[in-house]
Context: one part of a larger RNA
RNA sequence: CACCGCCCGUCACACCAUGGGAGUCGAUUGGACCAGAAGUCGUCGGCCUAACCGCAAGGGGGGAGGCGCCGAAGGUCUGGUCGGUAACUGGGGUGAAGUCGUAACAAGGUAGCCGUAGGGGAACCUGCGGCUGGAUCACCUCCUU
Numbered sequence: 001c002a003c004c005g006c007c008c009g010u011c012a013c014a015c016c017a018u019g020g021g022a023g024u025c026g027a028u029u030g031g032a033c034c035a036g037a038a039g040u041c042g043u044c045g046g047c048c049u050a051a052c053c054g055c056a057a058g059g060g061g062g063g064a065g066g067c068g069c070c071g072a073a074g075g076u077c078u079g080g081u082c083g084g085u086a087a088c089u090g091g092g093g094u095g096a097a098g099u100c101g102u103a104a105c106a107a108g109g110u111a112g113c114c115g116u117a118g119g120g121g122a123a124c125c126u127g128c129g130g131c132u133g134g135a136u137c138a139c140c141u142c143c144u145u
Stems, first nucleotide, its partner, number of pairs: 003108001005105001008101002011098001013095004018090003023085012039070001041068004047063003052059002111132009
């Protein structure tokens, strides 16, 4: 490059990250219950038994073993947290020359914008309330010449 300007949204295409998501896989952590190794402790100890006592019988002590509490891994059910993945789905970002319109910028051709409600392929449209960051014309007040 100055209206043959600028510019908005839907749609289409490509890529990127991301939210939701029936589920599925894994990590981690909690609860309830089942079952319970080794072992300590408690208890029983009718069986066994070298040291001690006893002339002996036996006693004492010790042990095997039984039972109980605790108890690791394990099992069943159930919950939390984190991560991976997922049909499908939501918007977002980016991308010289795609599609539809033309919403905004001039009074942008219905002034615009804000809030709200309804409606619509899309930008948007309509109602109600508000603002001037509205052009034009007229009037009022004030200021300057």

This is a predicted structure of a 145-nucleotide part of an RNA (small-subunit ribosomal RNA, 3' minor domain) from a Bacteroidia bacterium. Model confidence (mean pLDDT): 82 of 100. NCBI's taxonomy places the organism under Bacteria, Pseudomonadati, Bacteroidota, Bacteroidia. The sequence was found in a public genome assembly.